[in-house]
RNA sequence: UGAGUCGGCCAGGCGGCCGCGUCGGGCACCCUCGGGUGACCCGCCGAGGAACGUCCGGGCUCCACAGGGCACGGUGGUGGCUAACAGCCACCCGGGGUGACCCGCGGGACAGUGCCACAGAGAGCAGACCGCCCACCGCCCCGGCGGUGGGUGAGGGUGAAACGGUGGUGUAAGAGACCACCAGCACGCCAGGUGACUGGCGUGGCUCGGUAAACCCCACCUGGAGCAAGACCAGACAGUGCGCGUCCGAGGGCUGCCCGCCCGAGCGCACGGGUAGGUCGCUGGAGGCGUGCGGCGACGCACGCCCGAGAUGGAUGGUCGCCACCCUCGCAGGGCCGGUGACGGCGCGAGGGGACAGAACCCGGCGUACCGGCCGGCUCAUCCA
Numbered sequence: 001u002g003a004g005u006c007g008g009c010c011a012g013g014c015g016g017c018c019g020c021g022u023c024g025g026g027c028a029c030c031c032u033c034g035g036g037u038g039a040c041c042c043g044c045c046g047a048g049g050a051a052c053g054u055c056c057g058g059g060c061u062c063c064a065c066a067g068g069g070c071a072c073g074g075u076g077g078u079g080g081c082u083a084a085c086a087g088c089c090a091c092c093c094g095g096g097g098u099g100a101c102c103c104g105c106g107g108g109a110c111a112g113u114g115c116c117a118c119a120g121a122g123a124g125c126a127g128a129c130c131g132c133c134c135a136c137c138g139c140c141c142c143g144g145c146g147g148u149g150g151g152u153g154a155g156g157g158u159g160a161a162a163c164g165g166u167g168g169u170g171u172a173a174g175a176g177a178c179c180a181c182c183a184g185c186a187c188g189c190c191a192g193g194u195g196a197c198u199g200g201c202g203u204g205g206c207u208c209g210g211u212a213a214a215c216c217c218c219a220c221c222u223g224g225a226g227c228a229a230g231a232c233c234a235g236a237c238a239g240u241g242c243g244c245g246u247c248c249g250a251g252g253g254c255u256g257c258c259c260g261c262c263c264g265a266g267c268g269c270a271c272g273g274g275u276a277g278g279u280c281g282c283u284g285g286a287g288g289c290g291u292g293c294g295g296c297g298a299c300g301c302a303c304g305c306c307c308g309a310g311a312u313g314g315a316u317g318g319u320c321g322c323c324a325c326c327c328u329c330g331c332a333g334g335g336c337c338g339g340u341g342a343c344g345g346c347g348c349g350a351g352g353g354g355a356c357a358g359a360a361c362c363c364g365g366c367g368u369a370c371c372g373g374c375c376g377g378c379u380c381a382u383c384c385a
Base pairs, nucleotide, nucleotide: 001381002380003379004378005377006376007375008374009373010372012323013322014321015320016319017318018317020046021045023043024042025041026040027038028037029036030035048356052367053366055365056364057363058362059361060226061225062224063223067259068258069257070256073221074220075219076218077091078090079089080088081087092106093104094103095102096101107217108216112215113214114211115210116209129156130155131152132151133150134149135148136147137146138145139144140143164182165181166180167179168178169177183207185204186203187202188201189200190199191198192197230280231279232278233277239271240270241269242268243267244266251263252262253261254260287306288305289304290303291302292301293300294299325353326352327351328350329349330348331347335346336345337344338343
């Protein structure tokens, strides 16, 4: 320098004018100390890396909190981190890449069941289509062809996958039928590791297909609803009819269901009537930044500093000027600067561009979207000293 890989950061800056929201102050008005209202004036502050999707997890709030069973659902290598998680970190195993590094929806397929498209003769304790071999029969050009009956999983062919691989013995031809080595599986022992697992030795039958995001099995986990949660204040109204029930107990709760337990005098439907306001919850929190210490790391601990939106038909915007950035076109293409060098940086003018998106109780994640820009670690190739 080119190509790549991993991680972090930014999301234009300054100013003028107009506009919007919360809060504070002023002014005006109302009123009952103290408040309320305002279309007026001034000041402070006013979205994000994803505020998004609402896919997980928690805080918080309300309901429930005798017990048992069933069903549904979730998680799934190991050890840690965390408030918790389906998240993160480190490691193991498998796969990809020359490499940095990346990917894994990673328990169990000798408990059982199901499925395995197309092709193919045959897709699970399989399979004779071609081929090979034997016997018999027929034909003739006399070592071939055809037919029938057998043997054969060695060879061909199909497929993602065809019941270990190579060599030999053996045989009519063959076959773990037998033997040697190798691969793989199961079991046992030894060594290392907290563990997943790894390495070595021995024995065994000669070999056992895949799929669990198919049912299923195993281990662990799970009460329900959600800020329209929930609490308070103010205010309005009108009942009528029908059905069921008051211990022969309607209905409700244990928030999927059943048993069981508890409460229990009202409950349900239809018609009709009323309201559609305000306050709190509400933002200071598992909070942010910096330094030090512990840890490989996720993270934890200590100290210091900071306060940064709270709307409720829902504010955070528009426009102009200058500067910076990116792209395209045109003109210059000669120098200057840095470096031992390979090499890098620097001009003028015109036009265009600036994304994705947007708080609504709050956090931790994941996933997805995004014009562009900056910084750092590492890898491969090439060049220079």